[in-house]
C1' cells in the first nucleotide's frame, strides 16, 4: 500500500469479507530456564478464623516482677529497705493518614484557567510578650449488689499536663467617635466602652498561653470543557429579585417573615438511558475513533437508610446513636455482629493467586529516648498472563544407507537429515565459594547475584496452516454421506478444499481459536463523498429567527495576527548519555505537553461606529402582450328526450355473434320544443401562470412579466428551519343539478375457467354553490438565488439604425433543435449546463422487514405527516455490451406453403419398436437427427442371454524348469466338454555346446472380462446445413466489455461481385481444380465392331480382311455473359444469334467457426473402477423367432389404363474356382444326372419386364386378392421340432380406394416396369445398394404454416422463452405487533404515623466549684413541649420490564396445490395516486407520467 465478492463478459455505485495493530484476557494442543512487570473485567453478593492503629510511667493515682541490701534464725525461709519489670483506670496525641472498592453521580463531580478586599489552618518554622495566687470533684481501688451474658447500680475514698475562681495582658475580638486617604465602600491611624490566657518538671531540655508572620493543607465562588434519546417540548412556587433577620470559619433563599411576578428553554430547557473524571493507555500518516485495569492526581462510598458528638480537620471503612434487611449468642427477659483493608471460605462466572517471610531498607504513628506498632511497605509462593533474553547442540560426513511417500517402474522425495568421526559445555546435576543494598549497630530476601572444580550431547519441540485471498502438493479414503467454511464456496466415484498419511509453508516455548477496540472504510466525508437515471431537490410559493451579502472614507480592536509572562504535577511518550554481561527494566538531563491565562503591539481583511455613493434592489412616466385570475351576460354546431309527420321491417352490435330495440310502427328522414355537458375550425416544436393549471364570444375587477426614455430612493439584497398560502384526479359532508360518459352491478358472449379484456345496459360520480381531504411518474424524476465561460439555426413579445416599403442588421426579455471547450459510471448535458465558482436551504448513507409497528399531531371518515426495531440476504441496483428470444419491424431464401402428382392413416402379411410374458425372451439406438435403426443373412456356431455339467496359469500371449519331435489311428464311458487305454511315428538347422518350431507337466509374474462410467477420453458419426456464414493481422474508435473491417445502396445460388465508406489486407468456408453423363477429335483396335471387297451357313462376324462406323479407354477440344440489341456508372440483368450443351450444362465427392454433456467404452483404442477356482474359458440344451395389445417402415391388393392364355421385340449394369455352370436326358415342378466352356468385352448366371399382336373374362367378394390351412414333395446342412426357403394339388379369409391427421417429389424428376450385386451352407430379402426401360402434371404468387440468412428495435433472459418471475392457499420454524389481564420494578402527588438527633421553648424535679444577707441566688442539668424529619402506612398517577389464551401481518425453508400479473406490443402497453370490487396474482373508473 490493498485484495476477493452482483456480470455471459465491461464500467460504476454500493454493501459484506479479509491481509494490520492490541488486551487485565478465556479456551484447545504443546511446554526447558531466567529477568522484569501483571492478575475477581462477574455478585458495591455473604463471610468461618488470624492478623490490618496504636503510643506516651519524663502528666497522674494505684500495683509492684526479677535482681540488690539489711536483720531473724529451723541455712532456706520469715520480716524490712532499695530496685523498678508489668500494667487496668485518669489525662495527651494519634485514629480525618495510610489501604480498599467504584455502587451512586451528567454536576454540590472532574479538567484547565481564574477569584477569595467573602474564609479557615492541630503538628512544623520566625518574632513578641508571658507562664501569678486560689479551689471542689472524679475513674481506678474498696465493699454492697442487679443479671445468662453484655454490661451495669449505690456508697465511702484519692491524683494530674483532667476541671474551674481571680490577678496581669497595648497590640486581639468588640461598643461608639473622630482624623488622613478617594463621596459611598474600603484600608490606616488616634481615643473609647465591654470582653478574654496559661501546666508543670530534677537546672538545662521539653511544654503551656497570647498576638503576629510564613509554609502546608483545605472550604467557597466564577468562566469554559465533558455521553445518547425531540418517538421527552414545554419547565419552575424557595420558584427569580428585594428588604430585614437567622446561620457559617466564610458569601449566598443556604434558612426565616414580608413584598415583587419573575427565571429557565430550540445555542435544546425539563424528562429518560446510561456513566466515577483526569493524566494517560490503544489504534491512526494525521484528524479523529474507542477506551479509563496496574501508576499517579482529585471526587464518592463503607451492610441499606437517617442523625449528629468529639476535633484544627468527619457528619468518621475497622467511632457513636435511630429505623431496616440479613446472620449469630441466649437462661427468651435480652444482648452481639459488618473484609468494597491482608491472606483466606462459599456463592456466581469462561475466567484471576499463599490463612507465606520481615519491619533489614523506604515511610508513617506515639514517645526525650530505647523503643513500640505498622497485611503502609520490602521480600518469598501460585500461573506461559505479558514484554525480554538464552537454550534444545556445533564441524565434518554420500553406497546419497535403511524406513516411509510417490512412480511414467526408469526413478525421486525427506536428506547432510541420521548412522558414523572429532569438538564444545550456554543450561542441567553435584561440590565449594560468596558481594552490592548499611550511615556506629540492625539483612527479611539467602541454599541470593556471581565466582570456581567435576560430571557429561548429556535433560530440552510443538503448534497452525498448504483452493482463490495468502507463503506452502501428492498419495489414499469417502461419494451432497461423513465433512468443511472469514468471504467466494467445496463435497453426488479420479476432492491440491472433508478424514488419514508422506511432504511443504509459517511462527516458535509457544502456537491456533473465540471475544472486544482502532485500523483499512474517502463506508457519516472539518482534512475528505454525494443529489436527472444507482439511495437522494421538499408538489409549489411567501416569510419571522438564523446564515450570507455592493462601492469609497473615518474610529475601534471582539474575531484575526505577532511579542513577552505565567501555568501546562510527577509518572508516561519523543531525543541522548548512563546502569544491571545484552534487552526487557530502571536512573539523568533535555525537548514536548500543539491547551488555557494576563499583558503590550499591529488594523490588511471579518464584525461594530460614523459619514457618504450609484452599479445590486426598487418607484414613476410612456407602450405593447397573452386560454393569467374572478364574477356576471350571451352564442351556435353535437348528443338526448318528447310531440308531430312521412314511411316500413328489421334496426343495433361485433373476429363472429348474442343479450338489448322494433308491427302498441323501430332505425331512416323532416319540423319544433325541452334539457345538461364541452367549446370543432383557428391550433402551432405557439402563449400565460410560483406550481396545480388555464381555451366560444363578450362587460366589469384584479395581478403579472417585458420595452424605451429620463427622473427620484440609497444596500432597502439572496437563501430560508419553525410557520402560513395555494396545491390534478379521486374521495367525504350539506344543498341543487343530471344531457353524454361512466367504477359498482345486470346480462349476452369467449374461455378449460373468465370474478377480465369485446358488447348491451347502468348507479354513484363527473356539473354547481359552500366546507373539508392534502395526495400523484405533484416529471425537466434536474431547489433557489448571482457572475463567468465558442457558435449556428428556428421561433414568440417589444426597441433601434438603413434604405429598394418589406427585407437587411442589431438590442432586450422568453421558447426550441442542434453543438465546442469542459462535465459525466455511461447514456448524455452544454449560455434555459448536469460546465467553472460562491450563498442558503431539503435530501441520502446496502437490499428485505417497511414508509411499516409502537407513540404523537392533523382529519367526519378514507386516510396524511413523523418514523423504529428484532429477524434476514451476500448481494439489490445504474449505464452499456455481445448474444438469444418477441403472439417488434424492413428484406431474402428453401418442394416451406400455394398449383400438381402418387402415397401414408383402414385390409392381409413381412418387419422393426414399446408393452407384456419368461429361467431367458442378451446389449445399444428413443423427437425432427430412434423404430426394414447396429444386424451386406439369430437352426448349430454367430451369442453377448438363461438351464445343467465341467476347467482355474487358463481357449489366447512373454518369460522359466523339467520331459517329449510334431503329428496321426483305433477302442471303451459320457449329451459333450473330457477323461482312460491302445498302436503308428523319429522330423528341421548346427560351429556338435546347442538352437528354432510345436505338444505336455510344474511354479508364478500375469493371461482373460460383449463387467461400469460415451457425463473421464481418442477415433468415428449424425443434426442445424451445402445454410453463407465463421474470424484474424495491423490500424482507427471507445475507461471498458466491445466496435468499425463483416454495415449501408445494388446484384448474385453465394460475405458472388460493383460502388461508396477509418479502414487496409489476410485466412477458413462459396466457386473452381477432381469423378460420371452430354458433343468433337487424335491415338490404339481384342474377346468388341462390319461400311466396301471376297469365301460361306438352315442362321449367324462363321472366315479372310479391314478399323471406316459404333464401341472399349486413355489424351485433349469445347462454355467464357465471348458475340448482338436494350437497360445499368459499374457489378450485372433481360432478350437474341451461333452451338451438343447457355448463363453454376445434369449428376457426384467435397460439410467453414461451431452448437445438441447428440450417438458410439458392444468395430477398434483408451484412463480410472470392478471380478480372479470367476463378472475369465469349454460343452449340451434352449432363448434372442414368446403374444391381449399400440405404435413406426414397406409388401400385395382391393381390379377391366385391369386378370389369365398364346406368340413376339428392345437395355444397362454386375457376378463366377470351396464357383458360375451351358448343350443334353429325367421330373408337372422345385430340382436330379452329367459335365463342354470359363479365372471371363471370348463361357456362365441369362428368357429381361412392362411394351406390341391376338383370345377371353363383363363389375361379380369374381377368372379380383392371395392370407390361412391340409397334403406330398426338392435343396442346403452334422442336424430344418421349437424356426429355413422353394415346389405341386386341395383351400380362397380380410379387402369394394380407406376418418381426425400426415409424407414424399420441381424433369429424364414423380409414377411405373423388370434386372443385378453384397452378406451367403442355405434362408426368413417384400430390406439395402446398384442398374437401365416406359415417362407426365404444375409454379399464380410469398398473405399465411415451418426451418433459416441478415439489418433494426425491445428485454427483468445469458442453463439464453422448454426462459424469467407474482401472488393467495398448505406444512415447518423464526423473530416481531395487538391483546382481556397479570407480575414486578423505578419515579412522583396527596394524607397519616412519626425513632434517633440538632434548634428553639422549657420546669414545681435534681444540681461539687462562684456569690451569699447561709434562707438563698446565678449558672448547670433533666423530665416535657415544638418545628424539620428516615423508615412505615393508605390512596391516586406516569414510566419501564416479564408472562399471555387468541390473533394479524413478516421472514425462511423443500418446493406440494391454483393460476399466469411482470419482463417482448408478455399477447388488454407499462406505472403513480386515488375509488369500488375480485380465489390469487389482479380487474375496472377518473386524473398523471414515458421509466
Nucleotide at each position: 500500500a490493498g485484495a476477493g465478492u452482483u456480470u455471459g463478459a465491461u464500467c460504476c455505485u454500493g454493501g459484506c469479507u479479509c491481509a494490520g495493530a492490541a488486551u487485565g484476557a478465556a479456551c484447545g494442543c504443546u511446554g526447558g530456564c531466567g529477568g522484569c512487570g501483571u492478575g475477581c473485567u462477574u455478585a458495591a453478593c455473604a463471610c468461618a478464623u488470624g492478623c490490618a492503629a496504636g503510643u506516651c510511667g519524663a502528666a497522674c493515682g494505684a500495683u509492684g516482677a526479677a535482681g540488690c541490701c539489711u536483720a531473724g534464725c529451723u541455712u532456706g525461709c520469715u520480716a524490712g529497705g532499695u530496685g523498678g519489670a508489668u500494667u487496668a483506670g485518669u489525662g495527651g496525641c494519634g485514629c480525618a493518614c495510610g489501604g480498599g472498592u467504584g455502587a451512586g453521580u451528567a454536576a454540590u463531580a472532574u479538567a484547565u484557567a481564574g477569584a477569595u478586599a467573602a474564609c479557615g489552618u492541630g503538628c512544623c518554622u520566625c518574632u513578641u510578650a508571658g507562664u501569678c495566687u486560689g479551689g471542689g470533684a472524679u475513674a481506678g481501688c474498696c465493699a454492697u449488689u442487679g443479671g445468662a451474658a453484655a454490661c451495669g447500680a449505690u456508697g465511702a475514698u484519692u491524683a494530674a499536663u483532667a476541671c474551674u475562681g481571680g490577678a496581669u495582658a497595648c497590640u486581639c475580638c468588640u461598643u461608639c467617635u473622630c482624623u488622613u486617604u478617594a463621596u459611598a465602600a474600603u484600608a490606616a491611624g488616634a481615643g473609647u466602652u465591654g470582653g478574654g490566657a496559661a501546666a508543670g518538671u530534677u537546672u538545662u531540655u521539653c511544654g503551656c498561653u497570647a498576638a503576629g508572620a510564613g509554609a502546608u493543607c483545605g472550604g467557597u465562588c466564577u468562566a469554559u470543557a465533558u455521553c445518547c434519546c425531540a418517538u421527552c417540548a414545554g419547565c419552575u412556587u424557595g420558584u427569580u429579585g428585594g428588604u430585614a433577620g437567622u446561620g457559617u470559619a466564610a458569601g449566598a433563599g443556604a434558612c426565616u417573615a414580608c413584598c415583587a411576578a419573575g427565571g429557565c428553554a430550540a445555542u435544546g430547557a425539563c424528562g429518560g438511558g446510561u456513566a466515577g473524571c483526569g493524566g494517560g493507555u490503544u489504534u491512526g500518516a494525521g484528524a479523529g475513533g474507542a477506551u479509563g485495569a496496574u501508576c499517579c492526581g482529585c471526587c464518592a462510598c463503607a451492610c441499606u437508610g437517617g442523625u449528629a458528638c468529639u476535633g484544627a480537620g468527619a457528619c468518621a471503612c475497622g467511632g457513636a446513636c435511630c429505623a431496616g434487611a440479613c446472620u449469630c449468642c441466649u437462661a427468651c427477659g435480652g444482648g452481639a455482629g459488618g473484609c468494597a483493608g491482608c491472606a483466606g471460605u462459599g456463592a456466581g462466572g469462561a475466567a484471576u493467586a499463599u490463612u507465606g517471610c520481615a519491619c533489614a531498607a523506604u515511610g508513617g504513628a506515639g514517645g526525650a529516648a530505647a523503643c513500640u506498632c505498622u497485611g503502609a511497605u520490602g521480600c518469598a509462593g501460585c500461573a506461559a498472563c505479558g514484554c525480554c533474553g538464552c537454550g534444545u547442540g556445533g564441524a565434518g560426513g554420500a553406497u546419497g544407507a535403511c524406513g516411509c511417500a510417490u512412480u511414467u517402474c526408469g526413478g525421486u522425495g525427506u536428506g547432510u537429515a541420521a548412522a558414523c568421526u572429532c569438538c564444545u559445555u550456554u543450561u542441567a546435576u553435584a561440590u565449594g565459594u560468596c558481594a552490592a543494598g548499611a550511615a556506629a549497630a540492625u539483612g527479611a530476601c539467602g541454599g541470593u547475584a556471581g565466582c570456581a572444580u567435576a560430571u557429561g550431547a548429556a535433560u530440552a519441540a510443538g503448534c497452525a496452516c498448504c483452493g482463490g485471498c495468502u507463503a506452502a502438493c501428492u498419495c489414499c479414503g469417502u461419494g451432497c454421506c461423513a465433512g468443511c467454511a472469514g468471504c467466494c464456496g467445496c463435497g453426488g466415484u479420479a476432492a491440491u478444499a472433508c478424514g488419514g498419511a508422506g511432504g511443504g509453508u509459517g511462527c516458535a516455548a509457544g502456537c491456533g481459536u473465540u471475544a472486544u477496540c482502532c485500523g483499512g472504510a474517502u463506508u457519516u466525508a472539518u482534512u475528505g463523498g454525494g443529489u436527472u437515471u444507482a439511495a437522494a431537490g421538499g408538489g409549489u410559493u411567501c416569510g419571522c429567527a438564523g446564515g450570507c451579502g455592493g462601492a469609497a472614507u473615518u474610529u475601534u480592536a471582539a474575531g484575526u495576527c505577532a511579542g513577552u509572562g505565567g501555568u501546562g504535577a510527577a509518572a508516561g511518550c519523543c531525543u541522548a548519555c548512563a546502569g544491571c554481561u545484552c534487552a526487557a527494566c530502571u536512573g539523568u538531563a533535555g525537548a514536548a505537553c500543539u491547551g488555557c491565562c494576563a499583558u503590550u503591539g499591529a488594523a490588511a481583511c471579518u464584525g461594530a461606529u460614523a459619514u457618504u455613493c450609484u452599479u445590486g434592489a426598487g418607484u414613476a412616466u410612456a407602450g405593447a402582450u397573452g386560454a393569467a385570475g374572478u364574477g356576471g351576460g350571451c352564442g351556435g354546431a353535437a348528443u338526448a328526450u318528447g310531440u308531430c309527420a312521412u314511411g316500413u321491417a328489421g334496426c343495433g352490435g361485433u373476429g363472429a355473434a348474442a343479450u338489448g330495440c322494433a308491427u302498441a310502427g323501430a332505425u331512416a328522414u323532416g319540423a319544433c320544443a325541452u334539457g345538461g355537458a364541452a367549446c370543432a375550425c383557428c391550433a402551432a416544436u405557439u402563449g400565460c401562470g410560483a406550481a396545480g393549471g388555464c381555451a366560444g364570444c363578450u362587460c366589469a375587477c384584479u395581478a403579472a412579466a417585458c420595452u424605451a426614455u429620463u427622473a427620484c430612493u440609497g444596500a432597502c439584497g439572496c437563501u430560508c428551519a419553525u410557520g402560513a398560502a395555494c396545491g390534478a384526479a379521486a374521495g367525504c359532508g350539506u344543498g341543487g343539478g343530471g344531457a353524454g360518459c361512466g367504477a359498482a352491478c345486470a346480462g349476452g358472449a369467449u374461455u378449460a375457467g373468465a370474478u377480465a379484456c369485446c358488447c348491451u345496459g347502468g348507479u354513484a360520480g363527473u356539473c354547481c354553490a359552500c366546507g373539508c381531504c392534502g395526495u400523484a411518474a405533484a416529471c425537466g424524476a434536474u431547489g433557489a438565488g448571482u457572475g463567468c465561460u465558442a457558435g449556428a439555426c428556428g421561433u414568440c413579445g417589444g426597441g433601434u439604425g438603413g434604405c429598394a416599403u418589406g427585407c437587411c442588421a442589431u438590442u432586450c426579455g422568453g421558447u426550441g433543435u442542434c453543438g465546442c471547450a469542459g462535465c459525466u459510471a455511461a447514456c448524455g448535458c452544454a449560455u434555459u449546463a448536469a460546465g467553472c465558482a460562491c450563498u442558503c436551504c431539503g435530501c441520502c448513507u446496502g437490499g428485505g422487514g417497511a414508509g411499516u409497528a409502537c407513540g404523537g399531531c392533523c382529519g367526519c371518515a378514507a386516510g396524511g405527516c413523523u418514523a423504529a426495531a428484532a429477524c434476514u440476504c451476500a448481494a439489490a441496483g445504474g449505464a452499456a455490451u455481445u448474444g438469444a428470444c418477441g403472439g417488434g419491424g424492413g428484406c431474402c431464401c428453401g418442394c416451406a406453403c400455394a398449383a400438381g402428382c402418387g402415397g401414408u392413416g383402414g385390409a392381409g402379411c413381412a418387419u422393426g419398436u414399446g408393452g407384456u410374458u419368461u429361467a431367458a425372451u442378451u446389449c445399444g439406438a428413443u423427437g425432427c437427427a430412434a423404430c426394414g435403426c447396429g444386424a451386406a443373412g439369430a437352426a448349430c456356431c454367430u451369442u453377448a442371454c438363461c438351464u445343467a455339467c465341467c476347467c482355474u496359469u487358463g481357449a489366447c500371449a512373454u518369460c522359466c524348469a523339467g520331459a517329449g519331435a510334431a503329428u496321426c489311428u483305433g477302442u471303451u464311458a459320457g449329451a459333450g466338454a473330457u477323461a482312460g487305454u491302445a498302436g503308428a511315428g523319429u522330423g528341421c538347422c548346427u560351429u556338435c555346446g546347442g538352437g528354432a518350431a510345436c505338444u505336455c507337466u510344474g511354479u508364478g509374474a500375469c493371461a482373460g472380462g460383449u463387467g461400469c462410467u460415451g457425463c473421464a477420453u481418442g477415433g468415428c458419426u449424425g443434426u442445424c446445413g451445402u445454410c453463407a456464414g465463421c474470424u484474424c493481422g495491423u490500424g482507427u474508435c471507445g475507461u471498458g466489455a466491445g466496435a468499425u473491417g463483416u454495415u449501408g445502396g445494388g446484384u448474385u445460388a453465394a460475405g458472388u461481385c460493383c460502388c461508396g465508406c477509418a479502414a487496409c489486407g489476410a485466412g477458413c468456408g462459396c466457386a473452381a481444380c477432381c469423378c460420371u453423363c452430354g458433343u468433337c477429335a487424335a491415338u490404339a483396335g481384342u474377346u468388341g465392331c462390319c461400311a466396301g471387297c471376297a469365301g460361306g451357313u438352315u442362321a449367324a462376324g462363321c472366315u479372310g480382311g479391314g478399323c471406316a462406323c459404333u464401341u472399349u479407354a486413355u489424351u485433349g477440344a469445347g462454355a467464357c455473359u465471348g458475340c448482338c440489341u436494350u437497360c445499368g456508372c459499374a457489378a450485372g440483368a433481360a432478350g437474341g444469334a451461333g452451338g451438343a450443351a447457355g448463363g453454376u450444362g445434369a449428376g457426384g465427392a467435397c460439410g467453414a467457426c461451431g452448437u445438441c454433456a447428440a450417438g458410439u467404452c458392444a468395430u477398434c483404442a483408451u484412463g480410472g473402477c470392478c471380478c480372479u477356482u470367476a463378472u475369465g474359458g469349454c460343452u449340451u440344451g434352449g432363448g434372442c423367432u414368446a403374444c391381449a395389445c399400440a405404435c413406426g417402415u414397406g409388401c400385395u391388393a382391393c381390379a377391366a389404363u385391369g386378370g389369365g392364355g398364346c406368340g413376339u421385340a428392345c437395355a444397362g449394369a454386375g457376378a463366377g474356382u470351396u464357383g458360375c455352370g451351358a448343350u443334353a436326358c429325367c421330373g408337372c415342378g422345385a430340382g436330379g444326372u452329367g459335365g463342354a466352356g470359363c479365372c471371363a468385352a471370348u463361357c456362365u448366371c441369362a428368357u429381361a419386364a412392362a411394351g406390341c399382336g391376338u383370345c377371353u373374362c363383363u363389375c361379380a367378394g369374381u377368372u379380383c386378392g392371395g392370407a390361412u390351412a391340409g397334403c406330398a414333395g426338392u435343396c442346403u446342412g452334422c442336424a430344418a421340432c421349437u424356426c429355413g426357403a422353394c415346389u405341386g394339388c386341395u383351400u380362397g379369409a380380410a379387402g369394394c380406394u380407406g376418418g381426425a391427421a400426415u409424407c414424399a417429389c420441381u424433369a429424364g424428376u414423380a409414377a411405373u416396369c423388370g434386372u443385378a450385386g453384397a452378406u451367403c451352407a442355405g434362408c426368413a430379402a417384400u430390406g439395402c445398394u446398384a442398374c437401365g426401360g416406359u415417362g407426365a402434371a404444375u409454379a399464380c404468387g410469398u398473405u399465411c404454416c415451418c426451418g433459416g440468412g441478415u439489418c433494426u428495435u425491445g428485454u427483468a433472459c445469458u442453463c439464453a422463452c422448454c426462459g424469467c418471475c407474482c401472488g393467495u392457499c398448505a406444512c415447518a420454524c423464526c423473530a416481531u405487533g395487538g391483546g382481556a389481564g397479570u407480575u414486578g420494578a423505578u419515579u412522583u402527588c396527596a394524607c397519616c404515623c412519626g425513632a434517633a438527633a440538632u434548634u428553639g421553648g422549657g420546669a414545681a424535679g435534681c444540681u461539687a466549684a462562684c456569690c451569699u444577707u447561709c434562707g438563698g441566688g446565678a449558672g448547670g442539668c433533666u423530665a416535657c413541649c415544638a418545628c424539620u424529619u428516615a423508615c412505615g402506612g393508605u390512596g391516586g398517577a406516569a414510566u419501564u420490564a416479564g408472562c399471555g389464551a387468541c390473533u394479524g401481518g413478516g421472514g425462511u425453508g423443500a418446493a406440494g396445490u391454483c393460476g399466469u400479473a411482470a419482463c417482448a406490443a408478455g399477447g388488454u402497453a407499462a406505472c403513480c395516486g386515488u375509488a369500488g370490487g375480485a380465489g390469487a396474482a389482479c380487474c375496472u373508473g377518473c386524473g398523471g407520467u414515458u421509466g